[in-house]
RNA sequence: CGGGGCAUAGCGCAGCUGGUAGCGCGCCUGGUUCGGGACUAGGAGGCCGUGGGUUCAAAUCCCGCUGCUCCGA
Numbered sequence: 001c002g003g004g005g006c007a008u009a010g011c012g013c014a015g016c017u018g019g020u021a022g023c024g025c026g027c028c029u030g031g032u033u034c035g036g037g038a039c040u041a042g043g044a045g046g047c048c049g050u051g052g053g054u055u056c057a058a059a060u061c062c063c064g065c066u067g068c069u070c071c072g073a
Base pairs, nucleotide, nucleotide: 001072002071003070004069005068006067007066010025011024012023013022019056027043028042029041030040031039049065050064051063052062053061
């Protein structure tokens, strides 16, 4: 310098055939227990790296930028 991939909840990921986002672990509250763990019921937490475009509608399509990573030179 050229090309590809990734960026979504505290962590790991899914959702990418456009219709305002879900799973596991973790966290909080109750039950159970002498207490804890395990188990069980419920709950909080993200508007999707960032800026712009297309659309009635964008995590999802298009362009720029940033970060990480892989390949080539």